[in-house]
Molecule: transfer RNA
Organism: Thermoproteota archaeon
């Protein structure tokens, strides 16, 4: 330099090809109950610029283009 994949909660992701009420899960936080106490179990609940910036649409995490960051392959 060229190609290809990802980027969505604190962590690992799901959702994106076929844009449409409210953007999820697991684990983890945190409250209460249970326990001598922990842990396991039960109840609830906080927590997100969906990487950023533009563009198409009535509507963008989703689709299109610029950039970032990261990986993997070639040279």
């Nucleotide at each position: 330099g060229g190609g290809c994949c990802c980027g969505u909660a604190g962590c690992u992701c799901a959702g994106u090809a076929u844009g449409g009420u409210u953007a999820g899960a697991g684990c983890g936080c945190c409250g209460c109950c249970c326990u001598g106490a922990c842990g396991c179990g039960g109840c609830g609940g906080a927590g997100g610029u969906c990487c950023g910036g533009g563009g198409u649409u009535c509507g963008a995490a989703u689709c299109c283009c610029c950039g970032c960051g990261g990986g993997c392959c070639c040279a």